Context: one part of a larger RNA
RNA sequence: CGUUGGAUGUUUGAGAGGAUCUGUUCUUAGUACGAGAGGACCGGAAUGGACGAACCUCUGGUGUACCAGUUAUCCUGCCAAGGGUACGUGCUGGGUAGCCAAGUUCGGCCGGGAUAACCGCUGAAGGCAUCUAAGUGGGAAGCCCCCCUCGAGAUGAGACAUCCCAUCACCUUUAAGGUGACAUAAGACCCCAGAGAGAAGAUCUGGUUGAUAGGCCGGCGGUCUACGCAUGGUAACAUGUUGAGCUGACCGGUACUAAUAGGUCGAGAGG
Repeated sequence: CGUUGGAUGUUUGAGAGGAUCUGUUCUUAGUACGAGAGGACCGGAAUGGACGAACCUCUGGUGUACCAGUUAUCCUGCCAAGGGUACGUGCUGGGUAGCCAAGUUCGGCCGGGAUAACCGCUGAAGGCAUCUAAGUGGGAAGCCCCCCUCGAGAUGAGACAUCCCAUCACCUUUAAGGUGACAUAAGACCCCAGAGAGAAGAUCUGGUUGAUAGGCCGGCGGUCUACGCAUGGUAACAUGUUGAGCUGACCGGUACUAAUAGGUCGAGAGG
C1' cells in the first nucleotide's frame, strides 16, 4: 500500500515445511517343516542404538565479584578490621538464577485411501483356454491422508463474533456527486516502567482503578560459624556468643522511588 467504512479478537485451510529409521531378547515353539542336523512364517511382549524435540526435578558443567580461604605488595596514621593490584576474576575451594548435556521426559505408533511388481474372480474376441478386452478383488518401508509446525499478499486477499461512526459550509452535470473545514468515536500509536521477548524494529507484561522495574520486608537456595567482646594460652591460636554473619539473577509480599503529565493518528453509514 492492497484486501471497497473503520476497528478488536477468534478462526477455516489453498499451499509449504518437518517427521517417516532400526537391532536384540522373550513368547508363540523346539511347534510347522525335516531322516537328522537344524529350524520358521504369522501374531504378542520387553529392552536397546542412532536421530529429533522440549525441559532443568534429579546427576553434573558454567556461573568475571554470591560466600569463604590464601601469597606478595601498597594504602586507609598504628593494632585490629578492611580496600586496591598481581588476567583482560591474583590464586584456590564451593555455588543461586539463567544457559547447557553427559541429565530428565517424550516422539517414530495405529488406522484409512489409491496403487507398483505380483496374486486373483468372472470373462469374451477365439464353442476351449486366458487376471483384461467390458467388469471386479487383493497387494509395499514407497504415494495421498492420518501426526507436528507455518500459513488469507490464497491479489482467488476467505469466515465468525463483537465494538464505533448519522457534523458544518460551498459548487454543480442533482448523483451512493465534487471541494473544503472541523474536531472527535471504537481503536491504535507516540511517550514511559520493563521481560516469559530481543541485533534494530518487532513480540509480550504493565503505566496510579497500578505490583511493570528498583528499593524494602519475609522466604528458598549458597557459603560455612562474621565483627566485636569474653574465657583459656607466653604465643600461634582455640572455645563461647553462633548454624553465626554475609548473600546477583529465584519465590511471595509491600506503593517507599520511578511508570506523572501530555501529545498524535483515526469517521461523517460505507459501488
Predicted 3D model of a 271-nucleotide part of an RNA (large-subunit ribosomal RNA, domain VI) from Marispirochaeta aestuarii. Rfam family: Bacterial large subunit ribosomal RNA. Its family is annotated with ribosome and structural constituent of ribosome in the Gene Ontology. Lineage of the source: Bacteria > Spirochaetota > Spirochaetales > Spirochaetaceae > Marispirochaeta. The full RNA is in RNAcentral, with records from Rfam. Its mean pLDDT, the model's own confidence on a scale to 100, is 87.